Predicted 3D model of a 160-nucleotide RNA (c-di-AMP riboswitch aptamer (ydaO/yuaA leader)) from Streptomyces sulfonofaciens. NCBI's taxonomy places the organism under Bacteria, Actinomycetota, Kitasatosporales, Streptomycetaceae, Streptomyces. Its mean pLDDT, the model's own confidence on a scale to 100, is 77. The sequence is in RNAcentral, with records from Rfam.
[in-house]
RNA sequence: GGACAGCCAUCGCCGAGUCCCCCACGGCGUGAGCCCGGGGGAGCCGGGGACCCACAUGUCCCGGGGUGAAUCGGACUGCCCUUCCCGAGAGGGCCUUCCGUAGGAGACCUUCCUGCUCCGAACCCGUCAGCUAACCCGGUAGGCGAGAAGGAGGGAAAGG
Numbered sequence: 001g002g003a004c005a006g007c008c009a010u011c012g013c014c015g016a017g018u019c020c021c022c023c024a025c026g027g028c029g030u031g032a033g034c035c036c037g038g039g040g041g042a043g044c045c046g047g048g049g050a051c052c053c054a055c056a057u058g059u060c061c062c063g064g065g066g067u068g069a070a071u072c073g074g075a076c077u078g079c080c081c082u083u084c085c086c087g088a089g090a091g092g093g094c095c096u097u098c099c100g101u102a103g104g105a106g107a108c109c110u111u112c113c114u115g116c117u118c119c120g121a122a123c124c125c126g127u128c129a130g131c132u133a134a135c136c137c138g139g140u141a142g143g144c145g146a147g148a149a150g151g152a153g154g155g156a157a158a159g160g
Base pairs, nucleotide, nucleotide: 010146011145012144013143014142018042019041020040021039022038023037026035027034028033043140044139045138046137047136048135053130063128064125065124066123067122072100073099074098075097078094079093080092081091082090083089103119104118105117106116108155109154110153111152112151113150114149
């Protein structure tokens, strides 16, 4: 001097997931250091829950619902099923990999305009829930970045 790994600080992002108080006391690490339990409150978030309103018929199949931006469609791969048998074709289902898409995110905040880069998941309830005042119940996690687009209007902050 370089590389790698770890830790701390600063500034930020998605998300409701932040702040304060009381009690209690331990754990991890070579180390720098880090983490954890119980309870209460504020703020924020979600669910249940009247009148009114909405729904309301028949048949067949089939449960239905919630958090969330995360819905919907098409193609491909292989497999399965149906159609008397074989083949072809058609239809349906699952899987794989893609292409789109409703919708969503991006650096002081917000409105509008024009772009760019991304996301377009996952989970939960358990046969049960439309809306919904009073009222009742629950959550307050987790995961990331080292770059950050431009124009117009308003505001905030900083500086003078």